[in-house]
Context: one part of a larger RNA
Molecule: small-subunit ribosomal RNA, 5' domain
Organism: Pseudomonadota bacterium
RNA sequence: GAAUGAACGCUGGCGGCGCGCCUAACACAUGCAAGUCGAACGAGAAAUCUCGAGCUUGCUCGAGAGAGUAAAGUGGCGCACGGGUGAGUAACGCGUGGGUAACCUGCCCUUAAGUCUGGGAUAAUCCACCGAAAGGUGGCCUAAUACCGGAUACUGUCCCGAGAACCACGGUUCUAGGGAUGAAAGCUGACCUCUUCGUGAAAGUUGGCGCUUGAGGAGGGGCUCGCGUGCCAUUAGCUUGUUGGUAGGGUAAUGGCCUACCAAGGCUACGAUGGUUAGCUGGUCUGAGAAGACAACCAGCCACACUGGAACUGAGACACGGUCCAGACUCCUACGGGAGGCAGCAGUGGGGAAUCUUGCGCAAUGGGGGAAACCCUGACGCAGCGACGCCGCGUGAGUGAAGAAGGCUUUCGAGUCGUAAAGCUCUGUCAAGUGGGAAUAAAGUCCCGCGUUGAAUAGACGCGGGAUCUGAAGGUACCAUUGGAGGAAGCACCGGCUAACUCCGUGCCAGCAGCCGCGGUAAUACGGAGGGUGCAAGCGUUAUUC
Numbered sequence: 001g002a003a004u005g006a007a008c009g010c011u012g013g014c015g016g017c018g019c020g021c022c023u024a025a026c027a028c029a030u031g032c033a034a035g036u037c038g039a040a041c042g043a044g045a046a047a048u049c050u051c052g053a054g055c056u057u058g059c060u061c062g063a064g065a066g067a068g069u070a071a072a073g074u075g076g077c078g079c080a081c082g083g084g085u086g087a088g089u090a091a092c093g094c095g096u097g098g099g100u101a102a103c104c105u106g107c108c109c110u111u112a113a114g115u116c117u118g119g120g121a122u123a124a125u126c127c128a129c130c131g132a133a134a135g136g137u138g139g140c141c142u143a144a145u146a147c148c149g150g151a152u153a154c155u156g157u158c159c160c161g162a163g164a165a166c167c168a169c170g171g172u173u174c175u176a177g178g179g180a181u182g183a184a185a186g187c188u189g190a191c192c193u194c195u196u197c198g199u200g201a202a203a204g205u206u207g208g209c210g211c212u213u214g215a216g217g218a219g220g221g222g223c224u225c226g227c228g229u230g231c232c233a234u235u236a237g238c239u240u241g242u243u244g245g246u247a248g249g250g251u252a253a254u255g256g257c258c259u260a261c262c263a264a265g266g267c268u269a270c271g272a273u274g275g276u277u278a279g280c281u282g283g284u285c286u287g288a289g290a291a292g293a294c295a296a297c298c299a300g301c302c303a304c305a306c307u308g309g310a311a312c313u314g315a316g317a318c319a320c321g322g323u324c325c326a327g328a329c330u331c332c333u334a335c336g337g338g339a340g341g342c343a344g345c346a347g348u349g350g351g352g353a354a355u356c357u358u359g360c361g362c363a364a365u366g367g368g369g370g371a372a373a374c375c376c377u378g379a380c381g382c383a384g385c386g387a388c389g390c391c392g393c394g395u396g397a398g399u400g401a402a403g404a405a406g407g408c409u410u411u412c413g414a415g416u417c418g419u420a421a422a423g424c425u426c427u428g429u430c431a432a433g434u435g436g437g438a439a440u441a442a443a444g445u446c447c448c449g450c451g452u453u454g455a456a457u458a459g460a461c462g463c464g465g466g467a468u469c470u471g472a473a474g475g476u477a478c479c480a481u482u483g484g485a486g487g488a489a490g491c492a493c494c495g496g497c498u499a500a501c502u503c504c505g506u507g508c509c510a511g512c513a514g515c516c517g518c519g520g521u522a523a524u525a526c527g528g529a530g531g532g533u534g535c536a537a538g539c540g541u542u543a544u545u546c
Base pairs, nucleotide, nucleotide: 001546002545003544004543006542007541008540009539010538013393014392015391016390017389018388019386020385021351026349027348028347030346031345032344035077036076037075040074041073048065049064050063051062052061053060054059055058084304085303086302093229094228095227096226097225098224099223100222103221104220105219108217109216110215111214112213113212114211115210116150117149118148119147126139127138128137129136130135156181157180158179159178160177162175163174164173165172166171186209187208188207189206190205191204193201194200230276231275232274237267238266239265242264243263244262245261246260247259248258249257279301280300281299282298283294284293285292286291306327307326308325309324310323329340330339331338332337357383359382360381361380365379366377367376368375369374396426397425398424399423406417407416408415409414430487432482433481434480435479436478440473444468445467446466447465448464449463450462451461452460453459490535491534492533493532494531495516496515497514501530502529503528504527505526511518512517
């Protein structure tokens, strides 16, 4: 000099864009942060209103609406994403480049074929019961795209088998043929028909969304290898599933991953083992560079979710707002027993030099569910607080001396603050008031036309046109206008380094200080004043890095 997620002191007008618990991975009150689908399924209230009847005249009963609505349940998909944190980890964790002839992949895309036929349950509800609660037990009934059979089946899987290619001679791959084995689920629109006319039923046609089995893809993931990736040798030896083999188990898959047996190996001064520190990277800061330091925000990967352990479900987890066990802690209890996990967003206590609102909205972007309408979304978009940072703007401009007053200094002549002020002439940014007032909105829905598919004037999809609807921010940005210099300057320093000097006070005292050093009676170094210098809504100090 530059820099910072900074803090502290003094000061503080406005705006834009960013950033904001670095400490206790300490403990957490409260609210919200993951649901959705009635076009998979069975069932299904109430408040309230209307009508009628009875009568004790404000109550009872019945019917209809509310409503096939709400809440609950079975089932499907999602909850493995998104969001947080950096504890652990010196490791194939990360970075980079390979391998997988050793692998998996829900949803999505392309393509081939199929979607036939049966069955038995169970939840909800209802009934009975236990319990303070959390919750649970028994019984009756019932449905499905829930569950279980049978059929059919290829380029799936397994077996037999002939030929070919490659080969490390162990096998591997490909192609005829034969055998065995393995699937499924429906929902909905239109047309037409029937009809007890109720948008009811079922035969047919056709479309949409699904379902099943294969093949391929995209994107994602698992495993593995080379190289790179701190410090300490005042850590020198370490290792028994240890190193390798055979066989088996296990996995989607290789492998001591696990087991049995066999061999006795394996690593190490090119630093094993041990200790200590640490998430890694793109990057960031500094520097002419070489390089050094760092790893906030943003982005990629990893790890973790009160602590330790375990599996279940699933395409995917050994699962932050799932389950089980153990532990510590907190809460409830009728003492028998239960409930909980903010390193999600806000917020609280605590710790600390120190770090924000228990805000608004799903309008946009993105995500989950749904055919869709739509619902959910503390992701996200915004607003709030904080000079924490960067950037921009303002606090006025011109003129104005015989140089006012006043302060300070003085050699008492004057000098200086100083064109500074006042005065005069203007301007109107920002702030304030008044009025107007956005873009961000595309989609979606409905109608019409055209095209593709199609038997079709259904339907679906695509394109074009028209109508309609949707804004948290926000009456914000922005624009116009009103008045009038009005509301807006401080901080540090002035001995040398280092730009900037005099007076007074003090008298080795009080004090200053980054280094050298100042102060013991004329201190440009202490304290005050006047003046000056440097930066400026900031200026200094402290800490840290280069």